[in-house]
Overview: RNAcentral holds the sequence, with entries from Ribocentre. A computed fold for a 95-nucleotide RNA from a Clostridiales bacterium, annotated as SAM riboswitch aptamer (S box leader). Of the family's consensus pairs, 93% are formed in the model. Its Rfam family is "SAM riboswitch aptamer (S box leader)". Rfam describes the family as follows. The SAM riboswitch is found upstream of a number of genes which code for proteins involved in methionine or cysteine biosynthesis in Gram-positive bacteria. Lineage of the source: Bacteria > Bacillati > Bacillota > Clostridia > Eubacteriales. Its mean pLDDT, the model's own confidence on a scale to 100, is 82.
RNA sequence: UACUCAUCCAGAGUGGUGGAGGGACUCGGCCCGCAGAAGCCACAGCAACCGGUUCAAUUCGGUGCUACAUCCGACAGGCAACUGGAAGAUGAGGG
Numbered sequence: 001u002a003c004u005c006a007u008c009c010a011g012a013g014u015g016g017u018g019g020a021g022g023g024a025c026u027c028g029g030c031c032c033g034c035a036g037a038a039g040c041c042a043c044a045g046c047a048a049c050c051g052g053u054u055c056a057a058u059u060c061g062g063u064g065c066u067a068c069a070u071c072c073g074a075c076a077g078g079c080a081a082c083u084g085g086a087a088g089a090u091g092a093g094g095g
Stems, first nucleotide, its partner, number of pairs: 001095001003093006013043005021032003026074004044066003048063004070087001075084003
């Protein structure tokens, strides 16, 4: 990391550092941010997948995650509600 499968309306934050952006891409919105963004570090928490132990076990390990529905919409069907795609994220398999 092409590709395949599954899930994505739930859940979960404090401190330090840093110093202006961030919410995946493009566009249109909307929201967060000097009452301190992104990133990095520490500890804590949540529990999606896989492995191990076990009578059973988040008990152990490997990742992952911790504003707003994947923040909402843009592609198709539909009066609409909604449904299905595309793209993305996470896990496992895998050339």